[in-house]
This is a predicted structure of a 759-nucleotide part of an RNA (large-subunit ribosomal RNA, domain II) from an uncultured bacterium. The prediction has a mean pLDDT of 81.
Context: one part of a larger RNA
C1' cells in the first nucleotide's frame, strides 16, 4: 500500500417539555407490598400511601374570581378550569452520554544487576627519566651557616604501554553500533583504576553542581489503580428517494476560532383581512450632490483707498517710503465638523388606485449560523497604495451546474426533474484551429497600431473652423541692390551695425535696421531684414478634433492577438443574415402541491324498515298466597280442614302500545381516507428542518420452499423498481430457509496518521 472483518447519537430515570395514537374522564393513575396461577419471567386481582388536576394572588399574615402594589373607588402586574395514565417519536437535564485522542493530578507498590555517592573486603599499574628531605665523608667556621662529593629515593614529578578518559578530524549516519570505527589526543603512584558484597527511593535519593544521574525513561522514575480524568480543541461518524432551505449580523459575555437571546430556515396549529410586497398617485420627512458666501463661521489672493506704527527728509504745514496692523472699495476664490439656497435617488404615511394571490401575522416543536469573499456605486483610514482595512446600498459565490471571458469561486449571459441525431435565441461570435458572413455601405489607420504604459516631444495623416497675403502677381526659388552722414555718443588698448551702456535721428532712394546671425585683435568678409526684376497660382499663421509616431530595458524560450496567420481577418458608423446555453419552445415520461370530477371505504348526524334486549303500561290465560262474604262437601264436641265464586297481591306466560338501548339494512347530509381522471403551478442546493421508503439480525402469529438440493459464493450480460434494492438463469455448495402482518434492535462503512488478520 491493497484486501477482508470490526468500528461511532446508545441505555437508564418517581426528572421535564412538545407532538401522534390509545384507555378512562360520575377526574385520572397506582408505588412498595400482598394473593392467585406458575419451574421462572410474565399474567390476573387486591393495595389510593402518594402524585397530577379541579383557583388564583401576595414576601407573608391573608383574601379570593379575584389578588398584589398604592392614600386611592386611579393606573399598572399576575389571574378568571384546556385532565390524567400508558406507548411511540423529537428535544432538554442527570449520568462516560456519538466515537477515538492529551499533556497532566493523586494513591499503593516495584526498582541503585545501568548510573551517582558511600561502605566492607580484595585486585591492578611494562619500561625509562628526574633526583627533594634525611644521612655519610671531605672542605669550611670560634661554633654554626655554607660548599663539594657520595649515598638516598621524595613527588596529586616527567616520558610512555596495559588500564582509564573522550580534546581534534575523518568515517558512519535505513550504521558493525538507538553514540560505534580509524588516525591523532589527555591521565597513567593517584582527588588513580577496578572485581565482589552491602546501603541510600520518587513531595525522595545521589550530585568536585550540568536541571546531572536514579535500568536506551528525569524541571520530578517505572507500574497498577482513581479512569471511559477533563479537552469551549483536531479528526471521524456507515442505506435511498421526495419537499423546503439558511447564516457568517446585533446586544451581552475574563468575551473575541466558545456561548446565550434576537435576526434569518423548517414543521405543526390557528387566524386570514383595514395583511405583506411591487408600481402609480397624494401628503409629508430631510440638508447630501451641486451651488453660494457684503447670508453666518472661518480660510485665502490681487489692485486701490483711509488711518496708524516704523524709517527718511522737513520750510514742522507736510512729503516720500522696502515693511507691519486695523478699516474699507472693486475683482476672482476655498471648507467633513460654513450655509442665504438646494436636487436626483431614498424614507414615512394613506379606510387612495392597480397588480399579485398568502408571500404577511400569532403561538408552539426542531435547528443551523456568530472566521465570510470578490465585483459595482457612496464614504472613513491609508499614499484618492494594496488580492489593504472599516461602514452603507446592490449583486454573485458561499450553497450554482451550463454558455462566454484562451485557461480563470465572486466578471457578462443564464438558474440543471428526465429523454430527443427537433426549433428559436442570450452574452459572445461568424478566414483556419472552431459552429456560423473571406456579408453590404461609407470612412479612418500603415504603426502589425490593433495585440501593454505617463509626463513630455514632433512639417505623420484625415475632418471642422478662424484669420492674413494674393493676377495692382502673393509664398518659395533665381538675378540684382542692401547706400550716405557714420568708425552715432559713451566706454575701452581697441569697440568701426554685431563685448557692454545710452540714444535709435536725418538724407539719397524702388529699398536698405545707427542693424538678424556668422566672423575679425579691431577692420575686412559672408548673410538677414527691406526693395526691384524674372516666374507663376495659391501661400502662411492659429484653434479644435479622429487615427497613428517617439518616449518603451530582465532574467530557461518566441512569450504583452489563445495559436496559425491578418493590411483586414484592425478601428469607427449604419444595416442584413447566421452560429451560439442544461435559457425558451416542441413532443413524450416521472415526482410534488393546489383545485375539481368520478368511484370505493370509514366515521358522525338525521330518517326508513327489520331483528333483539330492558324497564313501563293495557288486556287475556295459568299458578300461588292473603283477606272477607256466600254456598257446598268431609271430619269433628267445638275451633278447624278442603273445594267453588267474588275482591286483592305476587309470579310465570301470551299479546298490543309507546319509550330507550344494541345490531343489521337502506336513504340523505357533513367530514375524512384511498384510488383513478382532468386542469393549473412547481421540481439547483451546503448547514439544517420535514416526509416516505430499502436492506440486516432476532421474536410472535399465519403460511410456504428444501437432499428431485436450503443458505452462502461465483456469474460485467436477463427482468422489475426514481432509488436504496428485489427476482430469475447457470455453476459451485451440501442443510436449512423464505413470504405476509406486527414487534425488538449490538441495524447499513471509504475515509478517524482508525483496530485486528492476511498478502
Nucleotide at each position: 500500500g491493497c484486501c477482508a472483518a470490526c468500528g461511532a447519537g446508545u441505555u437508564a430515570g418517581u426528572u421535564u417539555u412538545a407532538u401522534g395514537c390509545g384507555g378512562c374522564u360520575u377526574g385520572c393513575c397506582u408505588a412498595a407490598g400482598g394473593a392467585g396461577c406458575a419451574a421462572a419471567c410474565a399474567c390476573u386481582c387486591c393495595g389510593g400511601a402518594g402524585g397530577c388536576g379541579u383557583a388564583g394572588u401576595g414576601a407573608a399574615a391573608g383574601c379570593g374570581a379575584g389578588c398584589c402594589u398604592g392614600a386611592a373607588u386611579a393606573g399598572g402586574g399576575c389571574g378568571a378550569u384546556c385532565g390524567u395514565c400508558g406507548c411511540a417519536u423529537g428535544g432538554a437535564c442527570u449520568a462516560g452520554a456519538c466515537c477515538c485522542g492529551a499533556a497532566g493530578c493523586c494513591g499503593g507498590g516495584c526498582g541503585a544487576g545501568c548510573u551517582a555517592c558511600a561502605u566492607a573486603u580484595g585486585a591492578g599499574c611494562a619500561g625509562g627519566u628526574u633526583g627533594a628531605a634525611c644521612c655519610u665523608u671531605g672542605g669550611g667556621u670560634a661554633a654554626a651557616a655554607c660548599c663539594a662529593a657520595g649515598a638516598g629515593g621524595a613527588g596529586g614529578a616527567c616520558c610512555g604501554a596495559a588500564c582509564c578518559c573522550a580534546c581534534g578530524a575523518g568515517c558512519c549516519g535505513u550504521g558493525c553500533a538507538a553514540c560505534a570505527c580509524u588516525c591523532g589526543g589527555g591521565g597513567a603512584u593517584g582527588a588513580c583504576u577496578u572485581g565482589u558484597g552491602u546501603g541510600u527511593a520518587g513531595g525522595g535519593g545521589a550530585g568536585a553542581a550540568a536541571u546531572u544521574c536514579c535500568a536506551a525513561u528525569c524541571g520530578a522514575g517505572c507500574u497498577c489503580g482513581g479512569c471511559a480524568a477533563u479537552a469551549g480543541c483536531u479528526g471521524g461518524u456507515u442505506c435511498u428517494c421526495u419537499c423546503c432551505g439558511a447564516a457568517a449580523u446585533a446586544g451581552c459575555u475574563u468575551u473575541a476560532g466558545g456561548g446565550c437571546u434576537a435576526g434569518c430556515g423548517u414543521c405543526a396549529u390557528g387566524a386570514c383581512a383595514u395583511u405583506a410586497c411591487a408600481u402609480c398617485c397624494a401628503a409629508g420627512a430631510g440638508g447630501u450632490a451641486g451651488a453660494g458666501c457684503u447670508a453666518c463661521u472661518g480660510g485665502a489672493u490681487g489692485a486701490g483707498a483711509a488711518u496708524u506704527c516704523g524709517c527718511g527728509g522737513u520750510u514742522c504745514g507736510c512729503c516720500g517710503u522696502a515693511g507691519g496692523g486695523u478699516u474699507u472699495u472693486c475683482a476672482a476664490c476655498c471648507a467633513a465638523a460654513c450655509u442665504c439656497c438646494g436636487a436626483a435617488u431614498u424614507c414615512u404615511u394613506g379606510u387612495g388606485a392597480u397588480g399579485c394571490g398568502u408571500a404577511c401575522c400569532a403561538u408552539g416543536g426542531c435547528a443551523g449560523u456568530c472566521a465570510g469573499a470578490a465585483a459595482u456605486c457612496c464614504g472613513g483610514c491609508g499614499c484618492u497604495a494594496a488580492g489593504g482595512u472599516c461602514g452603507g446600498a446592490u449583486c454573485u459565490c458561499a450553497a450554482a451546474a451550463g454558455g462566454g471571458a484562451a485557461a480563470c469561486a465572486g466578471c457578462c449571459c443564464a438558474g440543471a426533474u428526465c429523454a430527443u441525431c427537433a426549433u428559436c435565441u442570450a452574452a459572445g461570435g461568424u478566414c483556419c484551429c472552431c459552429a456560423a458572413a473571406u456579408c453590404u455601405a461609407u470612412g479612418c489607420u500603415a504603426a502589425g497600431u490593433g495585440g501593454g504604459a505617463a509626463a513630455g516631444g514632433a512639417a505623420g495623416u484625415g475632418g471642422a473652423g478662424u484669420u492674413u497675403c494674393u493676377u495692382a502677381a502673393a509664398c518659395a526659388u533665381c538675378u540684382a541692390g542692401g547706400a550716405g552722414g557714420u568708425u552715432g555718443g559713451c566706454u575701452u588698448a581697441g569697440a568701426a551695425g554685431c563685448a557692454g551702456c545710452c540714444a535709435u535721428c536725418c538724407u539719397u532712394u524702388a529699398a536698405a535696421g545707427a542693424g538678424u546671425g556668422c566672423g575679425u585683435a579691431a577692420u575686412a568678409g559672408c548673410u538677414c531684414a527691406c526693395u526691384a526684376g524674372a516666374c507663376c497660382a495659391g501661400a502662411g499663421a492659429c484653434u479644435u478634433u479622429g487615427c497613428g509616431c517617439c518616449g518603451a530595458a530582465a532574467a530557461u524560450g518566441u512569450a504583452a492577438c489563445g495559436g496559425g496567420g491578418c493590411u483586414a481577418a484592425g478601428c469607427a458608423u449604419a444595416g442584413u443574415a447566421c452560429c451560439g446555453a442544461a435559457g425558451a419552445u416542441a413532443u413524450g415520461g416521472g415526482c410534488c402541491a393546489g383545485c375539481u370530477c368520478u368511484u370505493u371505504c370509514u366515521u358522525u348526524u338525521a330518517g326508513u324498515u327489520c331483528a333483539u334486549a330492558a324497564a313501563u303500561u293495557g288486556a287475556g290465560u295459568u299458578u300461588u298466597g292473603a283477606u272477607a262474604a256466600a254456598c257446598a262437601a268431609u271430619a269433628u264436641a267445638g275451633g278447624u280442614u278442603u273445594g267453588u265464586u267474588u275482591u286483592u297481591a305476587a309470579a310465570a306466560u301470551u299479546u298490543g302500545a309507546a319509550u330507550u338501548g344494541u345490531g343489521a339494512u337502506u336513504u340523505a347530509a357533513a367530514a375524512g381516507a384511498a384510488a383513478g381522471g382532468g386542469c393549473u403551478g412547481g421540481c439547483g442546493g451546503u448547514a439544517g428542518g420535514a416526509g416516505a421508503g430499502u436492506g440486516u439480525u432476532c421474536c410472535a402469529u399465519a403460511u410456504g420452499c428444501g437432499c428431485u438440493g436450503a443458505a452462502g459464493c461465483g456469474u460485467a450480460a436477463g427482468g422489475g423498481g426514481u432509488g436504496a434494492c428485489c427476482c430469475a438463469u447457470c455453476g459451485u455448495g451440501g442443510a436449512g430457509u423464505g413470504u405476509a402482518u406486527g414487534g425488538a434492535a449490538g441495524u447499513a462503512a471509504g475515509a478517524a496518521u482508525g483496530u485486528u488478520g492476511g498478502c
It matches the Rfam family "Bacterial large subunit ribosomal RNA".